[in-house]
Context: one part of a larger RNA
RNA sequence: GGACGAACGCUGGCGGCGUGCUUAACACAUGCAAGUCGAGCGAGGGCCAACCAGUGGCAACACUGGGGAAGCUCUAGCGGCGAACGGGUGAGUAACACGUGAGGAACCUGCCCCAAACACUGGGAUAACUCGGGGAAACCCGUGCUAAUACCGGAUACCGUCACUGGAGGGCAUCCUUCGGUGACGAAAGAAUUUUGGUUUGGGAGGGCCUCGCGGCCUAUCAGCUUGUUGGUGGGGUAAUGGCCUACCAAGGCUUCGACGGGUAGCUGGUCUGAGAGGACGAUCAGCCACACUGGGACUGAGACACGGCCCAGACUCCUACGGGAGGCAGCAGUGGGGAAUUUUGCGCAAUGGGCGAAAGCCUGACGCAGCAACGCCGCGUGAGGGAUGAAGGCCUUCGGGUUGUAAACCUCUUUCGACGGGAACGAAAAUGACGGUACCCGUAGAAGAAGCCCCGGCCAACUACGUGCCAGCAGCCGCGGUAAUACGUAGGGGGCGAGCGUUGUCC
Numbered sequence: 001g002g003a004c005g006a007a008c009g010c011u012g013g014c015g016g017c018g019u020g021c022u023u024a025a026c027a028c029a030u031g032c033a034a035g036u037c038g039a040g041c042g043a044g045g046g047c048c049a050a051c052c053a054g055u056g057g058c059a060a061c062a063c064u065g066g067g068g069a070a071g072c073u074c075u076a077g078c079g080g081c082g083a084a085c086g087g088g089u090g091a092g093u094a095a096c097a098c099g100u101g102a103g104g105a106a107c108c109u110g111c112c113c114c115a116a117a118c119a120c121u122g123g124g125a126u127a128a129c130u131c132g133g134g135g136a137a138a139c140c141c142g143u144g145c146u147a148a149u150a151c152c153g154g155a156u157a158c159c160g161u162c163a164c165u166g167g168a169g170g171g172c173a174u175c176c177u178u179c180g181g182u183g184a185c186g187a188a189a190g191a192a193u194u195u196u197g198g199u200u201u202g203g204g205a206g207g208g209c210c211u212c213g214c215g216g217c218c219u220a221u222c223a224g225c226u227u228g229u230u231g232g233u234g235g236g237g238u239a240a241u242g243g244c245c246u247a248c249c250a251a252g253g254c255u256u257c258g259a260c261g262g263g264u265a266g267c268u269g270g271u272c273u274g275a276g277a278g279g280a281c282g283a284u285c286a287g288c289c290a291c292a293c294u295g296g297g298a299c300u301g302a303g304a305c306a307c308g309g310c311c312c313a314g315a316c317u318c319c320u321a322c323g324g325g326a327g328g329c330a331g332c333a334g335u336g337g338g339g340a341a342u343u344u345u346g347c348g349c350a351a352u353g354g355g356c357g358a359a360a361g362c363c364u365g366a367c368g369c370a371g372c373a374a375c376g377c378c379g380c381g382u383g384a385g386g387g388a389u390g391a392a393g394g395c396c397u398u399c400g401g402g403u404u405g406u407a408a409a410c411c412u413c414u415u416u417c418g419a420c421g422g423g424a425a426c427g428a429a430a431a432u433g434a435c436g437g438u439a440c441c442c443g444u445a446g447a448a449g450a451a452g453c454c455c456c457g458g459c460c461a462a463c464u465a466c467g468u469g470c471c472a473g474c475a476g477c478c479g480c481g482g483u484a485a486u487a488c489g490u491a492g493g494g495g496g497c498g499a500g501c502g503u504u505g506u507c508c
Stems, first nucleotide, its partner, number of pairs: 001508004006504005013380006019373002021338001026336003030333003035081003040078002043075005051066006088291003098215007107208003112204007120154004129144001131142004162183009217263003224254003229251008266288004270281004293314005316327004344370001346369003352366001353364004383413004393404004417449001419444005427435001452497005457478003463492005473480002
């Protein structure tokens, strides 16, 4: 000098764009953050025509009650898809976690796209509901009834899997590709239709999983480490390789090119600095990983060992009729606490994106916006021109004057920003705009509403007076202060930067 997710002191006009718990992965009141589909299914509720009864009326008809077709609509339940995404955090992790480059002749893949084939025939339940019961509650038990794109048999098999077997081609060891003969596996409908869904198989896209080479912290005041350890065989397990697990056998494997131990730490694209080499860092944004009160476990599923799912144990909090139950903000707001320190319990699904749905649409604290904070960067303003007798006042003075200083007053002018009044968007493709009566435009008034902070001994730009008297104090280093202090305090003047200026901390 530059930089910052900064903090502190003094000060503070406006706008745009960003950023905002770095500490206690501390504990959390309250609300919201994941639902959706009636075009899968039964059932129930609401609206409602005909019709019936009553009242009024001569009648037409009106009102009230019952009734409930077709239709519209709502939904607790069964069922499907989603809930494994999106959002948060950085605790753990020195590891194939990450980055990069290869390999998988050892693998999986819902929804989506392409191609081919198929969808035949049966069955038994169960929730909802009814009735009964238990419990303070959470909720639970029994009885009877019913449906399906829920569940279970049988048939069919272009094709796929496994076992046996024959041929051809190829390769990087196991092997791979392709053409053939016998046993086990599979379908579900809905709608009014274009259509849409189901099953099997092959391919694709995107995603995931596994293995390996190389790369990136400190410590030797850590020198030896290891028994599932290293390898083999058989078996198990997985989508799949593998001590991943297990039985047996062998005695191996790693290490001064730093094993093992200890400390620290999420990694990267990048960010800051620097001429570069390098050094430091890893906030925001993006990719990957890990975690979800602490520890462990599996279930469901294409996908989890699952933040707003389940079970067990533990700590903590809450309810209780003491028998038993409920909970998990490292989602968005918000509270307490810790701290030098970090925001609103806001608006909206209008846009973008996501889930479900045929769609209308519903949900979406993702997101879009607004609010708060000079926290940062950038832009603008706080007026412009004229104005000497160099006014007054202040300060200094050798008392002559000098300086503040064209500075002010005064004259002329302008109106950015702000204020007030009026109009008014783009963002939206037919409808749909939270932002927002916002941006922007026009008009009105008037210099009007808008300047501070630090420094002035040298480094380092800017000097005098008074007060103080090694006191009070200053200070980054050298050092100032003990009676004329340009170094302390105040004033005048000056210098620097300017809605900021200084200080502190950290990095280069």
A computed fold for a 508-nucleotide part of an RNA from Ferrithrix thermotolerans DSM 19514, annotated as small-subunit ribosomal RNA, 5' domain. The coordinates come from a structure-prediction model, not an experiment, and the mean pLDDT is 84. Taxonomically the source falls in Ferrithrix thermotolerans (Bacteria, Actinomycetota, Acidimicrobiales, Ferrithrix).